Predicted 3D model of a 534-nucleotide part of an RNA (large-subunit ribosomal RNA, domain I) from Aliiroseovarius sp. Z3. The full RNA is in RNAcentral, with records from ENA. Rfam family: Bacterial large subunit ribosomal RNA. Its family is annotated with ribosome and structural constituent of ribosome in the Gene Ontology. The organism belongs to Aliiroseovarius, within Bacteria.
[in-house]
Context: one part of a larger RNA
RNA sequence: GGCGUUUGGUGAAUGCCUUGGCAGUAAGAGGCGAUGAAGGACGUGAUACUCUGCGAUAAGCUUUGGGAAGGUGAGAAUAGCCGUUAUACCCAGAGAUCUCCGAAUGGGGCAACCCACCUGACACUUUGUUAUUAUUGCACUUAUGUGCAGCUAAUAAUGAGGUGAGACAGGUAUUUAUGGACUGAAUACAUAGGUCUAUAAAAGCAAACCCGGGGAACUGAAACAUCUAAGUACCCGGAGGAAAGGACAUCAAUUGAUACUCCCCUAGUAGCGGCGAGCGAACGGGGACCAGCCGAGCCUUGAGUGUGGAUAGAAUGGUCUGGAAAGGCCAACCAGAGUGGGUGACAGUCCCGUAUAUGAAGCAUGAUAGGACGUAUUAAGUAGGGCGGAACACGUGAAAUUCUGUCUGAAGAUCGGAGGACCACCUUCGAAGGCUAAGUACUCCUUACUGACCGAUAGCGAACCAGUACCGUGAGGGAAAGGUGAAAAGCACCCCGACGAGGGGAGUGAAACAGUACCUGAAACCGAACGCCU
Numbered sequence: 001g002g003c004g005u006u007u008g009g010u011g012a013a014u015g016c017c018u019u020g021g022c023a024g025u026a027a028g029a030g031g032c033g034a035u036g037a038a039g040g041a042c043g044u045g046a047u048a049c050u051c052u053g054c055g056a057u058a059a060g061c062u063u064u065g066g067g068a069a070g071g072u073g074a075g076a077a078u079a080g081c082c083g084u085u086a087u088a089c090c091c092a093g094a095g096a097u098c099u100c101c102g103a104a105u106g107g108g109g110c111a112a113c114c115c116a117c118c119u120g121a122c123a124c125u126u127u128g129u130u131a132u133u134a135u136u137g138c139a140c141u142u143a144u145g146u147g148c149a150g151c152u153a154a155u156a157a158u159g160a161g162g163u164g165a166g167a168c169a170g171g172u173a174u175u176u177a178u179g180g181a182c183u184g185a186a187u188a189c190a191u192a193g194g195u196c197u198a199u200a201a202a203a204g205c206a207a208a209c210c211c212g213g214g215g216a217a218c219u220g221a222a223a224c225a226u227c228u229a230a231g232u233a234c235c236c237g238g239a240g241g242a243a244a245g246g247a248c249a250u251c252a253a254u255u256g257a258u259a260c261u262c263c264c265c266u267a268g269u270a271g272c273g274g275c276g277a278g279c280g281a282a283c284g285g286g287g288a289c290c291a292g293c294c295g296a297g298c299c300u301u302g303a304g305u306g307u308g309g310a311u312a313g314a315a316u317g318g319u320c321u322g323g324a325a326a327g328g329c330c331a332a333c334c335a336g337a338g339u340g341g342g343u344g345a346c347a348g349u350c351c352c353g354u355a356u357a358u359g360a361a362g363c364a365u366g367a368u369a370g371g372a373c374g375u376a377u378u379a380a381g382u383a384g385g386g387c388g389g390a391a392c393a394c395g396u397g398a399a400a401u402u403c404u405g406u407c408u409g410a411a412g413a414u415c416g417g418a419g420g421a422c423c424a425c426c427u428u429c430g431a432a433g434g435c436u437a438a439g440u441a442c443u444c445c446u447u448a449c450u451g452a453c454c455g456a457u458a459g460c461g462a463a464c465c466a467g468u469a470c471c472g473u474g475a476g477g478g479a480a481a482g483g484u485g486a487a488a489a490g491c492a493c494c495c496c497g498a499c500g501a502g503g504g505g506a507g508u509g510a511a512a513c514a515g516u517a518c519c520u521g522a523a524a525c526c527g528a529a530c531g532c533c534u
Stems, first nucleotide, its partner, number of pairs: 001533009015519001016483002020454002022451007029443002031205002039101003042055003046078001049075003061095007070082003106115003116172005122164013135150006174202010209240001210238005220227001224274001250257002261288005271279002292435003298371003304365004310358003316331005332349002334338001340352003384408008394420001415430005470477002490518001493505004
C1' cells in the first nucleotide's frame, strides 16, 4: 500500500408524518371610500424585541343578548391583579373613541413632516343691566327695624366691546349641478364674464368576468409584401353583481316560424383565400330559460322561512403482552349517532364531536293588506346615392347587409325596407326614440364538504414571523429554512478541563447511538481494530 471482516466519524438520502398548499362541489357575498377607503407610519402592555389586537378612552370604553369558572392574545415565562352564580373572561349585535400619512382636499413638501388664516371655546380686562351684602343722609318708629334718596365697593347672573405667547375644537382644495348676493364688457337697457356664498355630487382603491375607444410584433406562409398571428397582447375610458343583447323595417319559401342570451348538432359543410398558409358561417333541428312592454317599479305592514352564539345528545367490562392498550383472547351493549379528530400502539360504547331535537338578540328574505306616483307617440340632413375606409366566415369581388370621414340627398302607409348585383311579381316586415328578469361569464373573499391531488428539491415563491433575508440607482429580481419525547420528566449532584468548549459518572426515560448540532440515518468521503498478501 492492497483485499477482506468488524466498528466508528461525516453526511444527509430514504421511510414514516403534516400545521401548508392544489383542484373542485354546494351555498353565500360580489364591493370599500370626503361620516376620509385600500395600504401604511408612529405609538399602545408591569414587560427589551417581534407578531396579533387596538388608537392619546390606545391587547382596549359603553350597551343589548348568549354562554360562563376560570381569566389577564402569541413567541414565553415571572410578578401583580380580576373573577367563581352573574358587570372576570369569551361569543354575537349596536354604539363611542379612532394620532399622523395616504384620493388627501387650508398652503407647501424629500409620504407619515413644515407653515398658516378665520371662527369658537377658554383666560384676562373695560363696560351696561338686574339682584344681594356693606355704607351715608332723611322720614317714620317704644325697641328693633321699615321706606325713600344717594354713594362707592364686593359677589353672582346676563349682555356688549377689547386683548391673548402657547395650547384646544370646528372650518378653509378642485370640478360639476342648483339657488342666492355683489359686480360687470363689446353695447344704452341688458347679457356674457368675474367674485363671494349655501346645498348636493364626483374623485381614490379593488382578483377575474363585461362593454366601449385605440391597437402591435415575434410567428405561420418552410423566404416575403396581400394574408396570418389577431382585433390577440398591451394602453385608455366606463359599469355591474353580472355585463352585453333583446321584443323583428327578422327569418322562411308558398306550409310557415316568431324577442334576446347560452349549449349540442348542422359542419370543418356552404363559402372566403398570393384559391397559398389558412379563415370559416347561416338556414334548420335538439336543449337551458322564458316576459313582455312604455318604469315592469316605490313607500308602509311583516304571516312565515333562513341564518345565528350555543344547549341536550346512546352504548364496555375482564384478562394477556407491553413503558403505555385503543392491540390479542373472552364475554357484552348502542345505533336517526360505525363522518372526522384526539387520547402513551389500531377506540361506534374514554374525550371533543356526529345523527337528531331545541335555538336569544340581531340580520337577511318575504306572503298578505294598504297607500302614493307615472304611462312616450310614429322619429330628416334621416333612408338611399358618389368617393375613401371598416365590420360582416365573405381579402372589391357579380357583393347584397351593417357602420361612416367627406360630398349629396328622398318618400310620407295610395308610403317605405328586405328576401345576397339588378328588374318584375309574390311574400314578409315597419328603420331613423327608449326600457326589460331568467337561462350565460368570473372568484380578491366567507362557510361546509370532497379528492385513484402533493407530502418539505414535492405542493403556492412562501407548512417556519416570506414577498421576508438578500441583490439592484431603479423598474424589478427573490431564496434557504419542518420532525427530541407519551410527558421536559430538557441531565440535581460529583469528576477532568480555563469557574471554558467538550467529555466521564450519577439520575430521568421504554429508549439518551431520543441530549435542544435532538425520529429514521443510505451513499460519496475520512478513520480505527483484526486477518491475509506485498